[in-house]
RNA sequence: GAUUUCCUUCGGGGCAGGGUGCGGGAACUUGGUUCCCAAUUCCCGAUCGGUGGUGAUAACCCACAAGCGCUGAGAUGCGCAGAUCCGGUGCAAUUCCGGGGUCGACGGUAUAGUCCGGACAUUAAAGAAGGUUAUA
Numbered sequence: 001g002a003u004u005u006c007c008u009u010c011g012g013g014g015c016a017g018g019g020u021g022c023g024g025g026a027a028c029u030u031g032g033u034u035c036c037c038a039a040u041u042c043c044c045g046a047u048c049g050g051u052g053g054u055g056a057u058a059a060c061c062c063a064c065a066a067g068c069g070c071u072g073a074g075a076u077g078c079g080c081a082g083a084u085c086c087g088g089u090g091c092a093a094u095u096c097c098g099g100g101g102u103c104g105a106c107g108g109u110a111u112a113g114u115c116c117g118g119a120c121a122u123u124a125a126a127g128a129a130g131g132u133u134a135u136a
């Protein structure tokens, strides 16, 4: 160093600021006018990116996990289910550098990646690190 046994620990982040006003309320009043509350969801803008792989570092290349639905006694299987281009450097990068874009489960609510909820959950997981047993 390799394979193997078991154990321990770790293992998901995020709306600053401005605008509009669905809707609700109050006063004056019957003419509507004025005022207040009112979207982290709309508009401008801000901001976040699990795990392994890939000749060199990836939200958007390949695969996996987490959530939900269907199936099944269960294991599992299927689906929801997504998104990247141009230029540069280089042997090599859809991964780096420069520029411009795009995407993000379900339920709730004024339409949500970011709020609240199932769930400070799961024997949590994909996995990572360390220890340990045995073998050649």
Stems, first nucleotide, its partner, number of pairs: 002135002006131005017044003023037006046114002048104002050064004059102002067080004084100005106117003
This is a predicted structure of a 136-nucleotide RNA (FMN riboswitch aptamer (RFN element)) from Pelolinea submarina.
The model forms 100% of the base pairs in the Rfam consensus.
The sequence was found by an Rfam model in a public genome assembly.
Its mean pLDDT, the model's own confidence on a scale to 100, is 80.